[in-house]
Molecule: FMN riboswitch aptamer (RFN element)
């Protein structure tokens, strides 16, 4: 030094303007947003997380296993980019709602991929 153990902190953004209507931040036009790791800088390449579904265990809190898990092309530069530059596209859990939600409300002052730091062990 690697590694490993414990602890602390951090760890998701967004409905503008208009139309219809009894009623919509939910429909239509327009606007806006982009978690974490990897890799030439990535919402749409690979992987992970949350959510959702099922099974088992558990007094409860919850735990484990399995499933599900969206979306990109063209041109340019370059040794290298579906990541940069230019252009045109596309995607977005569950529950709620006077009317269908990526953006409102709620589970959630939660959980979490992980990031940073401290201490012990470690030659």
């Nucleotide at each position: 030094a690697a590694g490993c153990u414990u602890c602390u902190u951090c760890g998701g953004g967004g409905u503008u303007g208009g139309g219809u209507g009894c009623a919509a931040u939910u429909c239509c036009c327009u606007a806006c947003c982009g978690g974490c790791g990897g890799u030439a800088c990535a919402g749409c390449c690979c992987g992970c997380g949350a959510a959702c579904c099922g099974g088992c265990c558990u007094u409860c809190c919850g735990g484990c296993c399995g499933g599900c898990c969206g979306a990109u092309u063209c041109g340019g530069u370059g040794a290298a980019a579906u990541u940069c530059c230019g252009a045109a596209g596309c995607c977005g859990a569950c529950a709620g709602u006077c009317a269908c939600a990526g953006u409102c409300u709620g589970g959630a002052u939660g959980a979490g991929a992980g990031a940073a730091g401290a201490a012990a062990c470690g030659g």